The part of an RNA shown here (small-subunit ribosomal RNA, 5' domain) has 518 nucleotides and comes from an uncultured bacterium. RNAcentral holds the full RNA, with entries from ENA, Greengenes and SILVA. Model confidence (mean pLDDT): 84 of 100.

Context: one part of a larger RNA
RNA sequence: AAUAAACGCUGGCGGCGUGCUUAACACAUGCAAGUCGAGCGCGAAAGGUCUUCGGACUGAGUAAAGCGGCGAACGGGUGAGUAACGCGUAGGAAUCUACCUUUUAGUGAAGAAUACCCUCGAGAAAUCGAGAUUAAUACUGCAUACGUCUAGAAAUAGAGAAAGAUGGCCUCUUUGCUGUCGCUGAAAGAUGAGCCUGCGUACUAUUAGCUAGUUGGUGGGGUAAUGGCCUACCAAGGCGAUGAUGGUUAGCCGGCCUGAGAGGGUGUACGGCCACACUGGAACUUAGACACGGUCCAGACUCCUACGGGAGGCAGCAGUGAGGAAUAUUGCGCAAUGGGCGAAAGCCUGACGCAGCGACGCCGCGUGGAGGAUGAAGGCCUUAGGGUUGUAAACUUCUGUUAAGUGGGAAGAAAAGCAAAGUUCUAAUACAACUUUGAUAUGACGGUACCAUUAGAGAAAGCACCGGCUAAACUCGUGCCAGCAGCCGCGGUAAUACGAGUGGUGCGAGCGUUAUUC
Repeated sequence: AAUAAACGCUGGCGGCGUGCUUAACACAUGCAAGUCGAGCGCGAAAGGUCUUCGGACUGAGUAAAGCGGCGAACGGGUGAGUAACGCGUAGGAAUCUACCUUUUAGUGAAGAAUACCCUCGAGAAAUCGAGAUUAAUACUGCAUACGUCUAGAAAUAGAGAAAGAUGGCCUCUUUGCUGUCGCUGAAAGAUGAGCCUGCGUACUAUUAGCUAGUUGGUGGGGUAAUGGCCUACCAAGGCGAUGAUGGUUAGCCGGCCUGAGAGGGUGUACGGCCACACUGGAACUUAGACACGGUCCAGACUCCUACGGGAGGCAGCAGUGAGGAAUAUUGCGCAAUGGGCGAAAGCCUGACGCAGCGACGCCGCGUGGAGGAUGAAGGCCUUAGGGUUGUAAACUUCUGUUAAGUGGGAAGAAAAGCAAAGUUCUAAUACAACUUUGAUAUGACGGUACCAUUAGAGAAAGCACCGGCUAAACUCGUGCCAGCAGCCGCGGUAAUACGAGUGGUGCGAGCGUUAUUC
């Protein structure tokens, strides 16, 4: 000088930060990932109106559930493991990439099911089984094939797609034309990811030898892709005192702290990468996972049970217990930013924005200013004269920060949507896209910040130290006792070192102590 600090005494206000370093211990409760009716079939009720009291209409093609699509692999948490191509840095070739952008070629004609619903059945429940029925942008094959892929030297041969929805115009219907959003094949880009390599990356030799898929080759398999990644055969290699192998510790970095620097220490918050999600293992789906709030198996633990069987996973946000010297609210809002879905309106979002608690840190402000000597009283000391506390107080006068009251009161919010005009597209004054203009709506924080005003010095100072180092000394008490102490050392009857008083010194809403780093 510093800290994610803790403890003791003390404590007025604000701003900005920051807050389980320990048990990756166990978790009650609520919330944290949904969305789309412009993909699809089905489809309530309450309420209301009417009523011939039977019902009808509306609510409403709404809610709810289901099929289907996209998302759920992001965002958020934690640092257990890992000494490693994990990370950092610089390169590389044998790869994939949903959504997005650009270009290009298409989007034909058929079919069989199934969930929901209904009827039964089993079960305490979780849930499951049977039958009947129905739709799709769900599923299946057929046709077509500019690119594409396979074989081939080439010619050529073979393989392989698709889905519609919603607007507009025309038409007696059929149908036709067209806009937008989709769907399929292909190429390129962007983004993201996988893989390989050089160099760097803790301690330990009281760890000296390690290794059989081991090292290399060939054939085969596997992967998006290279590769002993796997396998069969062949060879006998490969690593190591420039520290292999083993052991211990540890997430890495940008950074942060310190220091004149070189270095040393550190990795909390914020950002990048990695790893993990009760413990261990495994794959499925997918463009992408071997998947925190998915599945299966095993284990430990907890809960429910009708004992047959089931359910669960806060290292998400709050919160609880435990551990600990020690670390916060079961808050408000999607108004902003960002994300998912949707044509959009919008819905969801404990990301995020805010508020609450803690002097935990940094910064700022205040606790009054000026005058005031009979240098009052009181205290302390005294050589008894005086000195000091001390302009300090009283007293006079002034101001009004903060806190309190009253009144006003923001920016953060203009996008989107709506209307009009224009441009492009077009047969089109549809639609759509873009541009401009206009009106309107939307604020959790919050009646907050801020401003004005009212009264009033009124409500706001402590902590440590005073032997030397080290700024600051006297008196009393104690008597090697009680005690102090960072080091040297004080204390055994005159203690500037213990305890108290007075005075002083330092810092100040803090001051000291402890711990740790330089």